Transfer RNA from a Planctomycetota bacterium, 75 nucleotides, folded computationally. The prediction has a mean pLDDT of 82. Lineage of the source: Bacteria > Pseudomonadati > Planctomycetota. It matches the Rfam family "tRNA". By type it is a transfer RNA. Gene Ontology term of the family: triplet codon-amino acid adaptor activity. It was read from a public genome assembly.
[in-house]
RNA sequence: UUGGAUAUAGCUCAACGGUAGAGCACAGGACUUGGAAUCCUGGAGUUACGGGUUCAAAUCCCGUUAUCCCAACCA
Repeated sequence: UUGGAUAUAGCUCAACGGUAGAGCACAGGACUUGGAAUCCUGGAGUUACGGGUUCAAAUCCCGUUAUCCCAACCA
């Protein structure tokens, strides 16, 4: 440098082009002498960034950035 994959909540991940969600974590409460576990409730999002298509984009198209992988090249 070329090719491929990935980027969504703090973490791990879902989501036919049609309301952005789950588990864990976190906060409050119940329970307990107290804690753990369990149960209830709640908060948390520029869907990497910039454009385009569409009535409507996390999703489709283009470009950029970051990370990972394979191969080749240079040293």